[in-house]
């Protein structure tokens, strides 16, 4: 240095000001925000002898990932149905079965929702640079429609770092 095991730590920001209204950080004007990895014609920086060798940063809308929702599935709880099966003489009802809702968990492509960029410039080359103009943003809640408020969430997690062990 590479591969790998274990443990620990960390891991999201944002409606100023104004309008309407009984009521809006939810509408309108306007304001503000941008997770993680990759990509890199940019920026900063260290060593050095002009060669060269490192370090750090750099995309919301280019590629992928995460959270959320949905879907499938397991367990638990509650409710409803059924009475063909087991129990109950029969019935009520219980088990099993079917359905719904809620909680917790699981799911290497569950081809699910999942979003959004153009123009000009430079250049050998731009999806990432410079300039300009645009656009996007889970679910539930709410005296009124939410990227920004409240909630799940003192949660989870893409990943980042550290310690330590093993192999090469």
């Nucleotide at each position: 240095g590479c591969u790998u095991g274990u443990u620990c730590u960390c891991a999201g920001g944002g409606c100023a000001g104004g309008g309407u209204g009984a009521a809006a950080c939810u509408c309108c004007c306007g304001a503000c925000c941008g997770g993680c990895g990759g990509u890199a014609u940019c920026c900063c920086u260290u060593c050095g002898a002009c060669a060269g060798a490192g370090g750090g940063g750099g995309a919301g809308c280019c590629c992928g990932c995460g959270a959320g929702c949905g879907c499938u599935u397991g367990c638990c709880g509650c409710c409803c149905c059924c009475c063909a099966g087991g129990g109950a003489a029969g019935g009520a009802c219980c088990c099993a079965g079917g359905g719904g809702c809620g909680g917790c968990g699981a799911g290497g492509u569950c081809a699910g929702c999942a979003g959004a960029c153009c123009c000009g410039g430079u250049g050998a080359g731009a999806a990432g640079c410079c300039g300009g103009g645009g656009c996007c943003g889970a679910c539930g809640g709410u005296u009124a429609c939410a990227g920004u408020c409240c909630g799940g969430a003192u949660g989870g997690a893409a990943g980042a770092g550290a310690a330590u062990g093993a192999g090469c």

FMN riboswitch aptamer (RFN element) from Azospirillum lipoferum, 168 nucleotides, folded computationally. Its mean pLDDT, the model's own confidence on a scale to 100, is 78. It was read from a public genome assembly, where an Rfam model found it. NCBI's taxonomy places the organism under Bacteria, Pseudomonadota, Alphaproteobacteria, Azospirillaceae, Azospirillum. Rfam family: FMN riboswitch aptamer (RFN element). Rfam's curators write: The RFN element is a highly conserved domain that is found frequently in the 5'-untranslated regions of prokaryotic mRNAs that encode for flavin mononucleotide (FMN) biosynthesis and transport proteins.